[in-house]
RNA sequence: UACUUAUAAAGAAAGGUGGAGGGACUGGCCCUAAGAAACCUUGGCAACCUACUCUAGUAAGGUGCCAAAUCCUAUUGCUCUGGCAAAAAAGAUAAGUG
Numbered sequence: 001u002a003c004u005u006a007u008a009a010a011g012a013a014a015g016g017u018g019g020a021g022g023g024a025c026u027g028g029c030c031c032u033a034a035g036a037a038a039c040c041u042u043g044g045c046a047a048c049c050u051a052c053u054c055u056a057g058u059a060a061g062g063u064g065c066c067a068a069a070u071c072c073u074a075u076u077g078c079u080c081u082g083g084c085a086a087a088a089a090a091g092a093u094a095a096g097u098g
Base pairs, nucleotide, nucleotide: 001098002097003096004095005094006093007092013042014041015040016039017038021031022030023029027072028071043066044065045064048062049061050059051058052057053056070090075087076086077084078083079082
């Protein structure tokens, strides 16, 4: 970097450094000097891999994650202009393959 498969309306933040952005992208709507991103420390969530008991649990390890449904949305469908826990696309994470 490409492909395959699986998952997502649940869950989980404090401190320090820092000093204006952030929520992938479009349009919205939000968060943010009562301190954004990033980095560090500590803590936590979760159960994909993994391990152990044993077929359903537990959580030491590898990842991941800790505002808002993947924040909503873009295409299609239905309904009828307001919507729909509908399908897809895209992105994310995990495992695997090249």
The RNA shown here (SAM riboswitch aptamer (S box leader)) has 98 nucleotides and comes from a Flavobacteriia bacterium. Rfam family: SAM riboswitch aptamer (S box leader). Gene Ontology term of the family: regulation of gene expression. The sequence was found by an Rfam model in a public genome assembly.